[in-house]
RNA sequence: GUCUGCUCAGGGCAAGCCUGGCCGAAAGGCAGGUGCGCAAAGCCCCAAUCUAAUGGCGCAAAAAUAUGCCGAUGAUCGCGGGGUUGCCAGA
Repeated sequence: GUCUGCUCAGGGCAAGCCUGGCCGAAAGGCAGGUGCGCAAAGCCCCAAUCUAAUGGCGCAAAAAUAUGCCGAUGAUCGCGGGGUUGCCAGA
C1' cells in the first nucleotide's frame, strides 16, 4: 500500500418503542430511557422520498378571505450510486 471482516481492544452510531416538555407552517427535529441493528449507520455530492411557509398561477371588476395547482430555499435518508477520510484484527 491492497484486500478481507471469523476473532480481539478501546470506543462510536442508534431502527422501533416509552417518557417529557420544547422548536417548527408542515415535513420533521431536540432531550432522557431502552437497544433492532451498523466497519463507515463518518463527511460531501447526485438521485430518491416527505412537506409546502414565503412566492407564483388560477378564481375575482378590485381588495381581502377560503380552496385548488406549481414550487425547496425546509427536511429525511438505516433504498441506490459516486467521491473522500478513518479504528482494530487478519492475509